The prediction has a mean pLDDT of 78. A computed fold for a 100-nucleotide RNA from a Pirellulales bacterium, annotated as Bacterial small signal recognition particle RNA. Its Rfam family is "Bacterial small signal recognition particle RNA". For this family Rfam cites "SRPDB: Signal Recognition Particle Database" (Rosenblad et al., Nucleic Acids Res, 2003). Rfam describes the family as follows. The signal recognition particle (SRP) is a universally conserved ribonucleoprotein involved in the co-translational targeting of proteins to membranes. The family's RNA type in Rfam is non-coding RNA gene. A source record names the gene ffs. Taxonomically the source falls in Pirellulales (Bacteria, Pseudomonadati, Planctomycetota, Planctomycetia). The sequence is in RNAcentral, with records from ENA.

[in-house]
């Protein structure tokens, strides 16, 4: 110098998991003076009357939103851990065989 076997570091791929950020569904709470929807005490309005109408507060739901979660699923981040007959650089040992 070749070419093999074997360690030992670093890089880079990939999957898992971890960390922090977003999103979608779900679960569950808040949630509108009027401009939402039931019901609509007084009280209005038509009626001789029964009785109708509209309808404030209230009280029930709920939409935009705002939250919650030991759900769940996806996307991301990473001076994180684990693997992988994986790709790659360097480096140490040992053997073979060529040259000076």
């Nucleotide at each position: 110098g070749a070419c093999g076997a074997g360690g030992g570091g670093c890089c880079c791929c990939u999957g898992c998991a971890a960390u922090g950020g977003g999103g979608g569904c779900c679960u569950u709470g808040c949630g509108a003076a009027c401009c939402u929807g039931g019901u609509c005490a007084g009280g209005g309005u038509g009626g001789a009357a029964a009785c109708a109408c509209a309808g404030c507060a209230g009280c029930c739901a709920u939409a935009a939103g705002c939250g919650u979660g030991u759900g769940u699923c996806c996307c991301u981040u990473u001076g994180u851990g684990c693997a992988g007959u994986g790709g790659g650089c360097c480096u140490c040992u040992c053997g073979u065989c060529g040259g000076c």